Two RNAs folded together computationally: RNase P RNA and transfer RNA, 436 nucleotides in total. Rfam match: Bacterial RNase P class A. The family's RNA type in Rfam is ribozyme.
RNA sequence: GAAAGGUGAUUGUCGCGGGCUGGCGAAAGUCAGCGUGAGGAAAGUCGGGACAGCACAGAGCGCCAUACUUCCUAACGGGAAGGCAUCGGAGACGAUGACAGCUAGUGCCACAGAAAAUUACCGCCCUGAGCCCUGAGCAUGUCGAAGGGUCGAUGGGUAAGGGUGAAAACGUGAGGUAAGAGCUCACGCCGCCGCGCGGCGACGCGCGGCGGAGGUAAACCUUAUGGGCUGCAAGACCAAAUAUACCGGCGUCAGAGGGUCGCUCGCCCAAGCCGGGAGGGUAGGUUGCUAAAGCCUGACGGCGACGUCAGGAUUAGAGAAAUGACAAUCAAAUACAGAAUCCCGCUUAUGCCUUUCUUUU
RNA sequence: GGUGCCGUAGUUCAGUUUGGUUAGAAUGCCUGCCUGUCACGCAGGAGGUCGACGGUUCGAGCCCGUUCGGCACCG
Numbered sequence: 001g002a003a004a005g006g007u008g009a010u011u012g013u014c015g016c017g018g019g020c021u022g023g024c025g026a027a028a029g030u031c032a033g034c035g036u037g038a039g040g041a042a043a044g045u046c047g048g049g050a051c052a053g054c055a056c057a058g059a060g061c062g063c064c065a066u067a068c069u070u071c072c073u074a075a076c077g078g079g080a081a082g083g084c085a086u087c088g089g090a091g092a093c094g095a096u097g098a099c100a101g102c103u104a105g106u107g108c109c110a111c112a113g114a115a116a117a118u119u120a121c122c123g124c125c126c127u128g129a130g131c132c133c134u135g136a137g138c139a140u141g142u143c144g145a146a147g148g149g150u151c152g153a154u155g156g157g158u159a160a161g162g163g164u165g166a167a168a169a170c171g172u173g174a175g176g177u178a179a180g181a182g183c184u185c186a187c188g189c190c191g192c193c194g195c196g197c198g199g200c201g202a203c204g205c206g207c208g209g210c211g212g213a214g215g216u217a218a219a220c221c222u223u224a225u226g227g228g229c230u231g232c233a234a235g236a237c238c239a240a241a242u243a244u245a246c247c248g249g250c251g252u253c254a255g256a257g258g259g260u261c262g263c264u265c266g267c268c269c270a271a272g273c274c275g276g277g278a279g280g281g282u283a284g285g286u287u288g289c290u291a292a293a294g295c296c297u298g299a300c301g302g303c304g305a306c307g308u309c310a311g312g313a314u315u316a317g318a319g320a321a322a323u324g325a326c327a328a329u330c331a332a333a334u335a336c337a338g339a340a341u342c343c344c345g346c347u348u349a350u351g352c353c354u355u356u357c358u359u360u361u
Numbered sequence: 362g363g364u365g366c367c368g369u370a371g372u373u374c375a376g377u378u379u380g381g382u383u384a385g386a387a388u389g390c391c392u393g394c395c396u397g398u399c400a401c402g403c404a405g406g407a408g409g410u411c412g413a414c415g416g417u418u419c420g421a422g423c424c425c426g427u428u429c430g431g432c433a434c435c436g
Base pairs, nucleotide, nucleotide: 001357002356003355004354005353006352007351008330009329010328011327012326013325014324016037017036019034020033021032022031023030024029039336043347044346046345047344048343049342050341051231052230053229054228058265059264060263061262063227064226065225066224067223068082069081070080071079072078083099084097085096086095087094088093100222101221105220106219107216108215109214121162122161123158124157125156126155130151131149132148133147134146137143138141170188171187172186173185174184175183189212190211191210192209193208194207195206196205197204198203235287236286237285238284244278246276247275248274249273250272257269258268259267295312296311297310298309299308300307301306362435363434364433365432366431367430368429371388372387373386374385381419390406391405392404393403394402412428413427414426415425416424
């Protein structure tokens, strides 16, 4: 440094919350005894479920999430074993990965630069109006055939060279060309397709063919897959209580409005509904509630996550919220932190101790 | 307990809906002028790690993840 595990034990005194038993009491209650009472993260509420309600949950669009493979799991964006890419290392190996698709379409790429994606500023090449030089000729001129020019308008070709930039139009060499260019060829790189071999597969190796118009999808989007919504303040039951008047708007089956996601539909209910400003009542109890897809030990199977079998232990469940303090012994118990329906993960915060491996002295 | 939203000068807010090269406005603060002095007024200036950390990208206040703090709603 990495990985895994643990998170005080015993005794005494005082104290707190539930539960049970007993005494006293008509009851409220009070006294005594017994037994029990937070975590590895109880946290964040990030992912997934159980459970509950809403048509025993329906359709389409929208919206959201995920994105290499195989496996594990109730499920997951979690985990295991691998593949590939990038980075570090001489190597063995290790770390990281939001790891489908810009060759589907659209958008964006500031400044600089010619050009930020069907680009031409300089340069190179072709064209060659004109200009200049030489000048046959004869009409002797502001004439002029033909030739030449290190000049050159215009039009066109060219992405090899130049500088700019985060990024510059596959790289190197040869051929080719007016000059050039994947324009052609060889090798290399990348993508797609086909075949063969290995692998369950991702993929790897080899051969052949086709192609080479940058980056960006944690830009819109496309493809594939998945997701109905709401959360125990869900929900169920009991008790208690009740009071309506006024103003405005909409509606009474051609139906307002409601029934737990945005829009449309469908299904069900439907005679009241919405807004304003007044006034009144209740705000208690029971349940959901904790024995859990959970934990420990052993055997077997599997590389592993994990699974199967056998045995064992197990009393927080409150309802504004209890689990604390001191002393002694053990080297020391000092950190982060307190259950609120439950479970599996992830992430984050953490002092100290133990074990294993590695490195340095 | 559950669910949603916010964090930008000292203060109150824009900018996040197309990511773009010095992040603005008002007020407050500082300096100078004005005035006998102060206020008002005029001119100039300072002041921001956009809550924190990490990532995507050439580039992040803006996109994504983690985290810290605050606010609202639900019986």

Its mean pLDDT, the model's own confidence on a scale to 100, is 76.